RNA sequence: UUUCCGAGAGGGCAAACUUCGGGCAACCGGAGGACGCAAAGCCACGGGUCCUGACUCCAUGGUCAGGAUAGCCGGGUUGUCGAA
Numbered sequence: 001u002u003u004c005c006g007a008g009a010g011g012g013c014a015a016a017c018u019u020c021g022g023g024c025a026a027c028c029g030g031a032g033g034a035c036g037c038a039a040a041g042c043c044a045c046g047g048g049u050c051c052u053g054a055c056u057c058c059a060u061g062g063u064c065a066g067g068a069u070a071g072c073c074g075g076g077u078u079g080u081c082g083a084a
Stems, first nucleotide, its partner, number of pairs: 002084002005082003012037002017032006035071001041077003045074003048069009
C1' cells in the first nucleotide's frame, strides 16, 4: 500500500424501554440502559418507508411541496486493531 478475511486483546458505538427537553408529527438531543454493530463514522445523491400541508377524489387512493430515517437498501467519502 492492497485485500475487505476476522473482531480475540485494548478500545468504540448503542436498539427496545425509562426519564428530562425540543418538534404539529415522523423523529431528534441529554441521562440511564444494551438488542445488536467492523464503518451502527460522515453525506439525503437514487430507491424504499414514515410524517405534515395543499390540491384532487366515492376512496384508506393519486399528484405536488416540505420534512424524518445513514440502525431499510444501494451509492459516495473517510477510517481502528489483527491477519494475509
This is a predicted structure of an 84-nucleotide RNA (c-di-GMP-I riboswitch aptamer) from Geobacter hydrogenophilus. It was read from a public genome assembly, where an Rfam model found it. Lineage of the source: Bacteria > Thermodesulfobacteriota > Geobacterales > Geobacteraceae > Geobacter. Its Rfam family is "c-di-GMP-I riboswitch aptamer". Rfam describes the family as follows. GEMM was predicted in a large-scale screen for bacterial structured RNA regulatory elements.